This is a predicted structure of a 72-nucleotide RNA (transfer RNA) from Candidatus Levybacteria bacterium RIFCSPHIGHO2_02_FULL_40_18. Taxonomically the source falls in Candidatus Levyibacteriota (Bacteria, Bacteria candidate phyla).
[in-house]
RNA sequence: GCCGCCCUAGCUCAAUGGCAGAGCAAUGCUUUCGUAAAGCAUAGGUUCACGGUUCAAGUCCGUGGGGCGGCU
Numbered sequence: 001g002c003c004g005c006c007c008u009a010g011c012u013c014a015a016u017g018g019c020a021g022a023g024c025a026a027u028g029c030u031u032u033c034g035u036a037a038a039g040c041a042u043a044g045g046u047u048c049a050c051g052g053u054u055c056a057a058g059u060c061c062g063u064g065g066g067g068c069g070g071c072u
């Protein structure tokens, strides 16, 4: 230098173009003599940035940034 993939909650990851979710972690409650486990609930998001398409974009398109892999 060229090609491909990825970027969404603290972490790991979902989400036919149509209400942004799960598990773990956190917090509270129940249970226990107490702890752990278990159960219930709550909170947590500028979906990497900017622009475009669309009635509507996490999703499609362009540019940029970051990460991983391959080729040279």
Base pairs, nucleotide, nucleotide: 001071002070003069004068005067006066007065010024011023012022013021018055026042027041028040029039030038048064049063050062051061052060

Rfam family: tRNA. Its family is annotated with triplet codon-amino acid adaptor activity in the Gene Ontology.
The sequence was found in a public genome assembly.